[in-house]
């Protein structure tokens, strides 16, 4: 020293990410309760599915009365942050879904593996009560970062716009470490 290896800190992208409180709508005139009617006991019903027959006792209807909640959503505020976070897989992990068993599903956990720079729009599929919202895949333009080539401006390594390419294990700035000159 404008190079190189490596460590630490630092910030940036913007309808940025996540969490919590509060309010509001939806859930829904649903579940459920009461009333009435009908029906049932060698039966029927209650469970995510099946078996055991283990447990409990009901089941259907009504323009009769009353009548929720959770999850999910929108907005405000606050907090933590920029692999923020999300998704998928894995786990003789834990828990729940009735008593047991077997499956299935869901939630939580993980110094676990992989993918995604970010938000938006559209299509398809799924979740969901849902035309809301959300997840995944594909497509589209937009946006931030880096690199490359040329153009313009500037003049000492810079700025502007455009084109192409790439990925966050990145990028900006600073301080150290190794090596080279």
């Nucleotide at each position: 020293u404008a190079a190189u290896u490596u460590g630490g800190a630092u910030g940036a992208g913007g309808c940025g990410c996540a969490a919590a409180u509060g309010u509001c709508a939806u859930c829904a005139g649903u579940a459920c309760a009461a009333g009435c009617u009908u029906u049932a006991a060698u039966g029927g019903g209650a469970u995510c599915u099946g078996u055991a027959u283990a447990u409990c006792c009901g089941a259907a209807g009504c323009u009769u009365u009353g009548g929720a909640a959770a999850g999910g959503g929108a907005c405000u505020u606050u907090u933590g942050c920029c692999g923020a976070a999300a998704c998928a897989g894995c786990g003789u992990g834990u828990u729940u879904u009735u008593u047991a068993c077997a499956g299935a599903a869901a939630a939580c956990c993980g110094u676990u593996u992989g993918u995604u720079g970010g938000g938006c729009u559209g299509u398809a599929u799924g979740u969901u009560a849902a035309g809301a919202a959300u997840a995944u895949a594909c497509a589209g333009a937009c946006u931030g970062c880096c690199g490359u080539a040329g153009a313009g401006c500037a003049c000492u390594a810079g700025c502007u716009a455009c084109a192409c390419g790439g990925a966050g294990g990145g990028c900006u700035u600073c301080c150290g470490c190794u090596u080279g000159u």
Model confidence (mean pLDDT): 76 of 100. This is a predicted structure of a 181-nucleotide RNA (Lysine riboswitch aptamer) from Alkalibacterium gilvum. Of the family's consensus pairs, 98% are formed in the model. The organism belongs to Alkalibacterium, within Bacteria. Its Rfam family is "Lysine riboswitch aptamer". Rfam's curators write: Riboswitches are metabolite binding domains within certain messenger RNAs that serve as precision sensors for their corresponding targets. Allosteric rearrangement of mRNA structure is mediated by ligand binding, and this results in modulation of gene expression. This family includes riboswitches that sense lysine in a number of genes involved in lysine metabolism, including lysC.